[in-house]
RNA sequence: AGAGUUUGAUUCUGGCUCAGGACGAACGCUGGCGGCGUGCUUAACACAUGCAAGUCGAACGAGAAUCAAUGGAUCGAGGAUUCGUCCAAGUGAAGUUGAGGACAGUGGCGGACGGGUGAGUAACGCGUGAGGAACCUGUCCUACACAGGGGGAUAACACUUGGAAACAGGUGCUAAUACCGCAUAAGACCACGACAUCGCAUGGUGACGGGGUAAAAGAAUUAUCGGUGUAGGGUGAGCUCGCGUCUGAUUAGCUAGUUGGUGAGGUAACGGCCCACCAAGGCGACGAUCAGUAGCCGGACUGAGAGGUUGACCGGCCACAUUGGGACUGAGAUACGGCCCAGACUCCUACGGGAGGCAGCAGUGGGGAAUAUUGGGCAAUGGGCGCAAGCCUGACCCAGCAACGCCGCGUGAAGGAAGAAGGCUUUCGGGUUGUAAACUUCUUUUGUCGAGGAAGAGCAGAAGACUGUACUCGGCGAAUAAGCCACGGCUAACUACGUGCCAGCAGCCGCGGUAAUACGUAGGUGGCAAGCGUUGUCCGGAUUUACUGGGUGUAAAGGGCGUGUAGCCGGGUCGGUAAGUCAGAUGUGAAAUCCACGGGCUCAACUCGUGAACUGCAUUUGAAACUGCUGAUCUUGAGUAUCGGAGAGGCAAUCGGAAUUCCUAGUGUAGCGGUGAAAUGCGUAGAUAUUAGGAGGAACACCAGUGGCGAAGGCGGAUUGCUGGACGACAACUGACGGUGAGGCGCGAAAGCGUGGGGAGCAAACAGGAUUAGAUACCCUGGUAGUCCACGCAGUAAACGAUGAUGGCUAACUGUCGGGCCUUUUGGGUUCGGCGGCCAAGCGAAAGCGAUAAGCCAUCCACCUGGGGAGUACGACCGCAAGGUUGAAACUCAAAGGAAUUGACGGGGGCCCGCACAAGCGGAGGAACAUGUGGUUUAAUUCGAUGAUACGCGAGGAACCUUACCCAGGCUCGAACGGCAUCUGAAUUGUCCAGAGAUGGACAAGUCUUCGGACAGAUGUCGAGGUGCUGCAUGGUUGUCGUCAGCUCGUGCCGUGAGGUGUCGGCUUAAGUGCCAUAACGAGCGCAACCCUUGCCGUCAGUUGCCAUCAGGUGAAGCUGGGGACUCUGGCGGGACUGCCACCGCAAGGUGUGAGGAAGGGGGGGAUGACGUCAAAUCAGCACGGCCCUUACGUCUGGGGCGACACACGUGUUACAAUGGCGGCUACAGAGGGAAGCCACCCCGCGAGGGGGCGCGGAUCUGAAAAGGCCGUCUCAGUUCGGACUGGAGUCUGCAACCCGACUCCACGAAGCUGGAUUCGCUAGUAAUCGCGCAUCAGCCAUGGCGCGGUGAAUACGAUCCCGGGCCUUGCACACACCGCCCGUCA
Repeated sequence: AGAGUUUGAUUCUGGCUCAGGACGAACGCUGGCGGCGUGCUUAACACAUGCAAGUCGAACGAGAAUCAAUGGAUCGAGGAUUCGUCCAAGUGAAGUUGAGGACAGUGGCGGACGGGUGAGUAACGCGUGAGGAACCUGUCCUACACAGGGGGAUAACACUUGGAAACAGGUGCUAAUACCGCAUAAGACCACGACAUCGCAUGGUGACGGGGUAAAAGAAUUAUCGGUGUAGGGUGAGCUCGCGUCUGAUUAGCUAGUUGGUGAGGUAACGGCCCACCAAGGCGACGAUCAGUAGCCGGACUGAGAGGUUGACCGGCCACAUUGGGACUGAGAUACGGCCCAGACUCCUACGGGAGGCAGCAGUGGGGAAUAUUGGGCAAUGGGCGCAAGCCUGACCCAGCAACGCCGCGUGAAGGAAGAAGGCUUUCGGGUUGUAAACUUCUUUUGUCGAGGAAGAGCAGAAGACUGUACUCGGCGAAUAAGCCACGGCUAACUACGUGCCAGCAGCCGCGGUAAUACGUAGGUGGCAAGCGUUGUCCGGAUUUACUGGGUGUAAAGGGCGUGUAGCCGGGUCGGUAAGUCAGAUGUGAAAUCCACGGGCUCAACUCGUGAACUGCAUUUGAAACUGCUGAUCUUGAGUAUCGGAGAGGCAAUCGGAAUUCCUAGUGUAGCGGUGAAAUGCGUAGAUAUUAGGAGGAACACCAGUGGCGAAGGCGGAUUGCUGGACGACAACUGACGGUGAGGCGCGAAAGCGUGGGGAGCAAACAGGAUUAGAUACCCUGGUAGUCCACGCAGUAAACGAUGAUGGCUAACUGUCGGGCCUUUUGGGUUCGGCGGCCAAGCGAAAGCGAUAAGCCAUCCACCUGGGGAGUACGACCGCAAGGUUGAAACUCAAAGGAAUUGACGGGGGCCCGCACAAGCGGAGGAACAUGUGGUUUAAUUCGAUGAUACGCGAGGAACCUUACCCAGGCUCGAACGGCAUCUGAAUUGUCCAGAGAUGGACAAGUCUUCGGACAGAUGUCGAGGUGCUGCAUGGUUGUCGUCAGCUCGUGCCGUGAGGUGUCGGCUUAAGUGCCAUAACGAGCGCAACCCUUGCCGUCAGUUGCCAUCAGGUGAAGCUGGGGACUCUGGCGGGACUGCCACCGCAAGGUGUGAGGAAGGGGGGGAUGACGUCAAAUCAGCACGGCCCUUACGUCUGGGGCGACACACGUGUUACAAUGGCGGCUACAGAGGGAAGCCACCCCGCGAGGGGGCGCGGAUCUGAAAAGGCCGUCUCAGUUCGGACUGGAGUCUGCAACCCGACUCCACGAAGCUGGAUUCGCUAGUAAUCGCGCAUCAGCCAUGGCGCGGUGAAUACGAUCCCGGGCCUUGCACACACCGCCCGUCA
């Protein structure tokens, strides 16, 4: 920093999409470690349980357990005993005293902090900067002053009452730093008096006088901690103001304590904060009110910036604490873990009544795509209480869970080619995975085990949750650790297989219909990496809302036009001021963040320090150019006056002629009218036509002109009246009075609406006639609203120059309208104002615009932001209505569009060509037959060719074979071929049997060899084979446009570019053939020529050809000797070039009964086919990629089929007859063929043919002409035409003519009498007609194909039309290109 996507291609406009960054994320796959952070975005949904605010005995009363002292009841081992009892260690009760201090209470301080959440709030809530002369402040600090003396209660407690409980009550006792008087009053406060001083106003401050008011508490012990009053400070609150703070005008008016005043009340304090009274104000287009949405900020993300988006964590402020309301206490609350009331919900209950509030930390349910532990500790930091020890602290510090994020580390390193195996792929050679692995050596971060072991703890000591943690050392061993996405383009990375518009992919364009780098899998590759992708959201790219930084003639976009309000903008000179502007200074802009530089954790993330920055706001001091404001002045902007001419400018009135129609009368007769052609219509009741007169309405020919006027709409006979504007001249007057213009107001074509007139012509609707498949149209005949007038409404148009208004500036040339000036005259020059043309610069995407800008500047207004939905819906306003103005969204598409380019196309134009038409000749389409095709049929009727460009085509020979099809029977190394191995046998030949044959079986003959083998067979194996599929995978070949004149290139030039030029234009040609012209100059493939053939001549050569002359010779004959003259044969040359003449033309060239010539302007014919088009044809001629079959989709054999037959089409043959048929006689070719052949001649047969047999591998022999000519006959008929079909008899080929051959003879004798619509060929040796030959081939279904000669016409005026083609031009919304595109209805 850009890229993809509209087109055949281009350029522009324009939208959509992508690459980047970010996240409190979620989801999918995967997951080694550590550090630092972060973690309910949804239900301000409901909550079990535990904890989160207590503390002080140094304020007070009471005081359990326990301990000590005292006390000695009771019991009592043991001893003694006279048995009555006595002594007695020990046990240790009650009581008393002291210590101790649980629990609850009085009292003090704290529960207003800390912690949570973002529901509400568009607000002085927040941010920023000010104000307070309108305020308060516990604890803390400083200073001053003080604490004298009394009193009465009350919890606790005891007893008791009620109640299930919560709790409440009664009686009695008691203490205080609890409570209440009295005394004192430095200072404070209040009112009054009088004084000084200050301030922007209300007013403030200070001192003075006398008067009034109110204090206090002790504890502890000797160190202190408290108490009261006042002042100051500090801290923290409350209040006011300037500025800023989202969207909607389809929300335009809102407001009654509302706005202000006076007075009173209330508050810490100002204030309608509240109240009484008075006034009628206040807010709003600079957006009030209403509606929607939202906590605000420091900051965060993004961006080059300006901006845009956002407000998690951390920090500041606000608001809230189940919902709503309320006050109390207090320095502070209208109080999250206080109170009261009401509501909803949950829980307890003895039904009477009670209890509760996780938006504190954990945790639960629910919601959700989704968010953690009912952990440890007060060791640190901080907070509350306390003199303190200390207690409390889910604040906080830690740990746990989660790859949620950022940062760091690792999963090994070096060597290692037989480039292993395996995988994938392959053209089978290889390539790749890949130094990758194995293997060798090394290391140990991490891991694990063991040992040691911190800092965090301060001014002395004690105290560590984390934690035996971080860290250090040692042992072990590569050991414990890689995935995810992508690979058609954008975008880095490619192959194979599978699939076959299926399954699927896809962010956009788009992939997939049998060879998918886009689907799925695999291999490989690319990217990132403990993550990788996807989804969502924001910014970016997007200059696609444009302040920086866009546009509006045709792409979206100039209001239909004017007038003018607010607003915005505004000429020259001088002075003042200082609001904007600029500069300096000061205050503030919290910290954190960002940035720079340093420091600390091994680095980094993270963190600490310092600096810078925070682009802002305020105050203040200056400057005075510009803008503003103000004063003065000027004339050029603007306006006024005077003079002058131009004009369809407007309104009203009056007048005029032409024409149409109608009426009356005359003349006059059968039509008129209308159309492409007609008909409806009018007309014998007299039309049309014509003459005269009259009526009525509307519009004004010629003049008339890219002429005039008007703001636009618009304005056209003449005259008069009223009236608006512009222009010229002059330079007298005013002195910036100007420009634009949101709203507003006015004007505003046509159609339309209302009321009343008018109505000739025209004419929606309507009717009829035509046209048409239909014709609710176009055409015709009628015809009503309307068109006209008056007065209203409506308010829109392609209201267009598709171009808003105003001013200034920037080359020429030319025309015209209206003025002026100077020259002077068919005129010219100059100047001002209009209307045009063409163009410089410049602009523009281009086409174009170009002083009448779409150029260069300035000001103001209006409008645009992809296409469709849609100028639609809803709402509002306007309207009598029709409707108008304003004006969306859902949904849907990846485009829609502008200009230009090249083609193709046009029932567009121009020029030209072709048997394209026309003019002719002969055919096809009707019949029968032949043949091909479709269809049908079939076991099979093998396959292909299908508009032109398939259909007598592949096929130039289907009875078997061919043959690919069907049935049946066989074979599986196979019918043919090659290599190798083993075995057998010479090879080979013949016969017989079974069988449809293939094949199988049997027998016989044959006995090579240099012993290696050759040859043949069998078995095995490697290669086979396929007319199976794909002509849309291909090569090659071919058809067609078209033998049409075209198709291109190099360099240059033009264009932003596609592209153009050249190749266009004029003339010419069969031709892009040539000439001329020319920003083109040249060149290539085509054209032409070179090649073959034919036509004339010459020359050379003469056998098998020829025979004039000479000779011989026959029944005849170049038959023979000879000859090269001629014909002919076949080699080589010549000849034709508009060369000559005349005319036309610049030339090229054209024309001519021209000359000459065999031939004349390309002499005739052939071969030769440009770039390309039709995915044209062919995988069945051949070749070939891929796919498919392998005891068969291969191969062999027999038979059948390709020959079927209701029917349809194409191509042909023969005819329908007398220009003919038949019979007889009689001529004349060319080219080509011939040995398993052609066959003379003779014999036999009616004949096909058969039997003999000469010649000839050919200028020698051979097969051979027909039409024609002559004679005869038939006489217009289904015939002496025509020959199909059928019967009979034969011939020939062949292994074999049943399916299914040709030919011959006899007999039979069908349709058909010239063919509808329509259609084909041919322009001269052509059409037509006549026969002949050849290839294939045993034969032949050949009437086909390819050639050959014989006879031998007619017509072409011409360029209107049909078809095809070429060039130029024009239009285009087509580009698969008119067989296109596309609209509506229905499904």